A computed fold for a 74-nucleotide RNA from a bacterium, annotated as transfer RNA. Its Rfam family is "tRNA". Rfam classes the family as a transfer RNA. Gene Ontology term of the family: triplet codon-amino acid adaptor activity. The coordinates come from a structure-prediction model, not an experiment, and the mean pLDDT is 84.
RNA sequence: CGGGGAGUAGCGCAGCUUGGUAGCGCGCAGCGAUCGGGCCGCUGAGGUCGUGGGUUCGAAUCCCGCCUCCCCGA
Numbered sequence: 001c002g003g004g005g006a007g008u009a010g011c012g013c014a015g016c017u018u019g020g021u022a023g024c025g026c027g028c029a030g031c032g033a034u035c036g037g038g039c040c041g042c043u044g045a046g047g048u049c050g051u052g053g054g055u056u057c058g059a060a061u062c063c064c065g066c067c068u069c070c071c072c073g074a
C1' cells in the first nucleotide's frame, strides 16, 4: 500500500440481507420465596447502534469519507 472481517447496554452477542417502537443471555438494583444465603420467580434501571456526512416521510439497517482492532497478500 491492496483485499476481507469486526465495532450495538458493564461483559458476550442478535437485529442489517428485506429501512418502520433497539433486543437476548450474564451482570446490576428492587420485591417475592428462605431462619438467613445460594438457586429460583417477578419487576426495573442502563444505549448519541465507532465517527462525520448523504439518500429518505423515516437509517443500527442503504451510499460515501474517516478512526480503531483482527486476518490475508505485497
Base pairs, nucleotide, nucleotide: 001073002072003071004070005069006068007067010026011025012024013023020057028044029043030042031041032040050066051065052064053063054062